A computed fold for a 118-nucleotide RNA from a Deltaproteobacteria bacterium, annotated as SAM riboswitch aptamer (S box leader). The model forms 94% of the base pairs in the Rfam consensus.

RNA sequence: AUCUUAUCCAGAGUGGCUGAGGGACUGGCCCUUAGAAGCCACAGCAACCGGUGCCGUUGAAAAACGGCGUGUCAGGUGCUAAAUCCAGCAAGGCUCAAAAGGCCUUGGAAGAUAAGAA
Numbered sequence: 001a002u003c004u005u006a007u008c009c010a011g012a013g014u015g016g017c018u019g020a021g022g023g024a025c026u027g028g029c030c031c032u033u034a035g036a037a038g039c040c041a042c043a044g045c046a047a048c049c050g051g052u053g054c055c056g057u058u059g060a061a062a063a064a065c066g067g068c069g070u071g072u073c074a075g076g077u078g079c080u081a082a083a084u085c086c087a088g089c090a091a092g093g094c095u096c097a098a099a100a101g102g103c104c105u106u107g108g109a110a111g112a113u114a115a116g117a118a
Base pairs, nucleotide, nucleotide: 002117003116004115005114006113007112008111013042014041015040016039017038021031022030023029025088026087027086028085043080044079045078048076049075050073051072052071053068054067055066056065057064058063084110089107090106091105092104093103094102095101
């Protein structure tokens, strides 16, 4: 780098070094010298993987599956402005005499993260 599956309207930041960009891309709209991005330290969020408790079903057992005010534990990842910040492509609906424009719904694309595959 490629493929598959799942999730993406919830949640969570301070300090130090440094010094101009950042929010993937494009358009918009934002954040930012009252300090961007990056690095470091500490803190926090979160149940994808993993560990583990109780109950139920199946089973000879091992175990599998399901449930728990989606139990519980931060070990492996991840994350800590704004819904993935919004839209991008397609279909449908509303508005309008019609077009343009605006609004809404559904599906998709792209991206991110996790788990797996070759």

The coordinates come from a structure-prediction model, not an experiment, and the mean pLDDT is 85.